[in-house]
Context: one part of a larger RNA
RNA sequence: CCCUUGUUAAGGAACUCGGCAAAAUGACCCCGUAACUUAGGGAUAAGGGGAGCCCGGGCUAACCCCCGGGUCGCAGCGAGUAGGCCCAAGCGACUGUUUAUCUAAAACACAGGUCUCUGCGAAAGCGCAAGCUGAAGUAUAGGGGCUGACGCCUGCCCAGUGCUGGAAGGUUAAGGGGAAAUGUUAGGGGCAACCCGAAGCAUAGAACUUAAGCCCCAGUGAACGGCGGCCGUAACUAUAACGGUCCUAAGGUAGCGAAAUUCCUUGUCAGGUAAGUUCUGACCCGCAUGAAUGGCGUAACGACUUGGGCGCUGUCUCAACAAGGGGCCCG
Numbered sequence: 001c002c003c004u005u006g007u008u009a010a011g012g013a014a015c016u017c018g019g020c021a022a023a024a025u026g027a028c029c030c031c032g033u034a035a036c037u038u039a040g041g042g043a044u045a046a047g048g049g050g051a052g053c054c055c056g057g058g059c060u061a062a063c064c065c066c067c068g069g070g071u072c073g074c075a076g077c078g079a080g081u082a083g084g085c086c087c088a089a090g091c092g093a094c095u096g097u098u099u100a101u102c103u104a105a106a107a108c109a110c111a112g113g114u115c116u117c118u119g120c121g122a123a124a125g126c127g128c129a130a131g132c133u134g135a136a137g138u139a140u141a142g143g144g145g146c147u148g149a150c151g152c153c154u155g156c157c158c159a160g161u162g163c164u165g166g167a168a169g170g171u172u173a174a175g176g177g178g179a180a181a182u183g184u185u186a187g188g189g190g191c192a193a194c195c196c197g198a199a200g201c202a203u204a205g206a207a208c209u210u211a212a213g214c215c216c217c218a219g220u221g222a223a224c225g226g227c228g229g230c231c232g233u234a235a236c237u238a239u240a241a242c243g244g245u246c247c248u249a250a251g252g253u254a255g256c257g258a259a260a261u262u263c264c265u266u267g268u269c270a271g272g273u274a275a276g277u278u279c280u281g282a283c284c285c286g287c288a289u290g291a292a293u294g295g296c297g298u299a300a301c302g303a304c305u306u307g308g309g310c311g312c313u314g315u316c317u318c319a320a321c322a323a324g325g326g327g328c329c330c331g
Base pairs, nucleotide, nucleotide: 001326002325003324004323005322006321007320008319010317011316014315019312028050029049030048031047036041038149052071053070054069055068056067057066058065072076084310085309086308087307088306089305090304091302092301096108097107112147113146114145115144116143117142118141124133125132126131150297151296152295153294155227156226157225160224161223162220163219164218165217166216169215170214171213175209176208181203182202183201184200187196188195189194228246229245230244231243232242255289256286267283268282269281270280271279
């Protein structure tokens, strides 16, 4: 000097990103216990008190227990094991699950909600197949997607994309169909070169016919998704309930809002502090909130995150001493 542990004057978070770590609380009995609430909870809320031993009395079948008195110690659940608490906010309802080996969470799951597919040799999945799962089930069932208890709710847009339905028209494959054409040559013509050329065979192939799909016509958002701009206007100013105009499929409704979302920004005001880029309550000018990619609340719950307070402390002011084990020295 290091590690593990113990104690500490005065102060008591001044430490620090942050009370990290430590201290403190602690079993049992009695009293007492708020907001809020889904009436179950919250709750061991919080906050107080008691406790050893001896004697006497009461009660009892006995013990326990109760009352009164006394007594010892610093200390009586005498050691040890055994919640710190409160206030406020965010997120997730909850118990659960997870990155074996840096992340336990606000992520996943969840009951509940909703959409969609599936009539049974079901849909879906595995397999080349046989076959199997689904299911020895049958729409109160099974598969898939999204959301995620509960409460109040879930607005507008079907132009694009997707899905569902439709079938008049357009387009459209193989197949069917076989016109015109071409090659070949019996034959005919020509002095010759060569020309014409039936049938057959072969090549090639137009019209016409023909499904789904696509175009087209509708529907559909708890399908993928989307949800404007400029200008003017009111008896001070400011602002604009109001008007005009352009564009759009439609121009963001209820809520919430400097937010796990706000760049400017430490926005402004208020609270808390002596002092607060964090926190809480408001405001709304939402760079770039918003309704099952759910919106807003919410009791209970959380080794979650944030702010404040009480208690408590070597976290600190500021360090000291001690014990054990190393390091170091001798051997």